[in-house]
RNA sequence: CAAGUAAACCGGGUGACCGCUCUGAGAUAUCAGGGAGGAAAGUCCGAGCUCCACCGGGCAGGAUGCUGGGUAAUACCCAGGAGGGGUGACCCUACGGAAAGUGCCACAGAAACAUACCGCCCUUCCAAGGAAGGGUAAGGGUGAAAUGGUGAGGUAAGAGCUCACCAGCGGCUGGGUGACCAGUCGGCUGGGUAAACCCCAUCUGGAGCAAGACCGAAUAGAGGGACGCAGGGACGCCCGGCCCGUUCCCCGGGUUGGUCGCUCGACCCUUCCGGAAACGGAAGGGCUAGAUAGAUGGUCACCGUCCUUCCCGAAAGGGAAGGAUACAGAACUCGGCUUACAGGUUUACUUGGCUC
Numbered sequence: 001c002a003a004g005u006a007a008a009c010c011g012g013g014u015g016a017c018c019g020c021u022c023u024g025a026g027a028u029a030u031c032a033g034g035g036a037g038g039a040a041a042g043u044c045c046g047a048g049c050u051c052c053a054c055c056g057g058g059c060a061g062g063a064u065g066c067u068g069g070g071u072a073a074u075a076c077c078c079a080g081g082a083g084g085g086g087u088g089a090c091c092c093u094a095c096g097g098a099a100a101g102u103g104c105c106a107c108a109g110a111a112a113c114a115u116a117c118c119g120c121c122c123u124u125c126c127a128a129g130g131a132a133g134g135g136u137a138a139g140g141g142u143g144a145a146a147u148g149g150u151g152a153g154g155u156a157a158g159a160g161c162u163c164a165c166c167a168g169c170g171g172c173u174g175g176g177u178g179a180c181c182a183g184u185c186g187g188c189u190g191g192g193u194a195a196a197c198c199c200c201a202u203c204u205g206g207a208g209c210a211a212g213a214c215c216g217a218a219u220a221g222a223g224g225g226a227c228g229c230a231g232g233g234a235c236g237c238c239c240g241g242c243c244c245g246u247u248c249c250c251c252g253g254g255u256u257g258g259u260c261g262c263u264c265g266a267c268c269c270u271u272c273c274g275g276a277a278a279c280g281g282a283a284g285g286g287c288u289a290g291a292u293a294g295a296u297g298g299u300c301a302c303c304g305u306c307c308u309u310c311c312c313g314a315a316a317g318g319g320a321a322g323g324a325u326a327c328a329g330a331a332c333u334c335g336g337c338u339u340a341c342a343g344g345u346u347u348a349c350u351u352g353g354c355u356c
Base pairs, nucleotide, nucleotide: 001352002351003350004349005348006347007346008345009344010343012303013302014301015300016299017298018297020035021034022033023032024031025030037327041338042337044336045335046334047333048332049208050207051206052205054241055240056239057238058237059236061204062203063202064201065200066080067079068078069077070076081095082093083092084091085090096199097198101197102196103193104192105191117140118139119136120135121134122133123132124131125130148166149165150164151163152162153161167189169186170185171184172183173182174181175180212260213259214258215257221251223250224249225248226247231244232243233242267286268285269284270283271282272281273280274279304325305324306323307322308321309320310319311318312317
């Protein structure tokens, strides 16, 4: 200097005029202070909160799936393990079980839980072209995958038949909290698939702020059904407790008004301590929208940043003109994940080149 990897930040500013909304003060006029995000988005997860009086056990259903730690919790985060990709920094994983069982592996191929198409070898016959019998799975063909792989010996020809080195499986020893790793020994060894059903381990009530609470107002119940201590009581079923009880279910009608919920939070910032980290603890400081057809803006001027062209300059850079200035908009709140983003800045690391 170039190319990358991982992470973080900014993403417009100033002034004038006019306008909207909330809070506080005021009789009013008005005054003072506040007013969209890193994703507010997607609605994919987890919770806080609200309602259904509830509790326990079982079945079913659903979710997650390597190990350990973190958290209110999670399918999230951190750190490891295994497998894979990359020269590397780093990145990816739907990552428990195929020896509980059941399925599936099309077509091709002789054969896909099993076998001999071509071939090789031996014996016999023979018209020298072949035929019959036996052996074989090393070579060839088919295929995503074909009796572990490579090499040597051996054999009639071959084969873990034997040996060496590997892979797989199993035993033993050591290390580690653990997933696993290392060493050593051994028989020599018929796959894959569970984002197929299934098995195992762990977790799991439902519905949701249009939840719900209150005030006000209005109306239609001569409606139907079950039952008469029956009935009802947190997705489905069963069991046992327990609670309510002029009960429950269906159909139909009225109210579409107002207030609350509605912003003090598992909150934010700084410093210190513990921890490898995620994170936890302590001290000090701070209050940072609350709308309801839905506010948080409009106009003008100047500046900032970027791009293109021209001019000056050895270069760095400077000047002028023109253009552009991202994704995007709270609606109960919070923790995550995923997606979008013009342009700019910073830190650490990797690779290559050059110079010293």
This is a predicted structure of a 356-nucleotide RNA (Bacterial RNase P class A) from a Dehalococcoidales bacterium. Rfam family: Bacterial RNase P class A. Rfam links the family to the GO terms ribonuclease P activity, dimeric ribonuclease P complex and tRNA processing. NCBI's taxonomy places the organism under Bacteria, Bacillati, Chloroflexota, Dehalococcoidia, Dehalococcoidales. The prediction has a mean pLDDT of 78.